SAM riboswitch aptamer (S box leader) from a Chloroflexota bacterium, 122 nucleotides, folded computationally. The coordinates come from a structure-prediction model, not an experiment, and the mean pLDDT is 84.
RNA sequence: CUCUUAUCCAGAGAGGCGGAGGGACCGGCCCUGCGAAGCCUCGGCAACCAGACCAAAAGUCAAGGUGCCAAAUCCGGCAAAUAAGGACAGCCAUGUGCUGUUCGUUAUCUGGAAGAUGAGAG
Numbered sequence: 001c002u003c004u005u006a007u008c009c010a011g012a013g014a015g016g017c018g019g020a021g022g023g024a025c026c027g028g029c030c031c032u033g034c035g036a037a038g039c040c041u042c043g044g045c046a047a048c049c050a051g052a053c054c055a056a057a058a059g060u061c062a063a064g065g066u067g068c069c070a071a072a073u074c075c076g077g078c079a080a081a082u083a084a085g086g087a088c089a090g091c092c093a094u095g096u097g098c099u100g101u102u103c104g105u106u107a108u109c110u111g112g113a114a115g116a117u118g119a120g121a122g
Base pairs, nucleotide, nucleotide: 001122002121003120004119005118006117007116008115013042014041015040016039017038021031022030023029025077026076027075028074043069044068045067048065049064051061052060053059073114078111079110081108082107083106084105085103086102087101088100089099090098091097092095
């Protein structure tokens, strides 16, 4: 780096160095000199793998290997459904009307894509 698979609305920050960016990408919206990224120290969260208990599964314990510690993976991105909305056409009973077509603006929801992390394989 590629493939397979599981998970992603929970949880968890202080100090030092540093000195302007960061939240993967794009759009939005945020964080940031009351100090960004990065590095170090200490602390914490969680429980994927490994471990212990158990005949085994489930479960429990524990915390060795990873991971993580603003906001749901911060929200959306592609597609569909529903509701509202816009445009156009038709109808007659001329109304805050009905029906149809269309747009894909907004919201909700479902699936997907992309990404991250674990485990396994190449």
It was read from a public genome assembly, where an Rfam model found it. It matches the Rfam family "SAM riboswitch aptamer (S box leader)". For this family Rfam cites "SAM recognition and conformational switching mechanism in the Bacillus subtilis yitJ S box/SAM-I riboswitch" (Lu et al., J Mol Biol, 2010). Its family is annotated with regulation of gene expression in the Gene Ontology.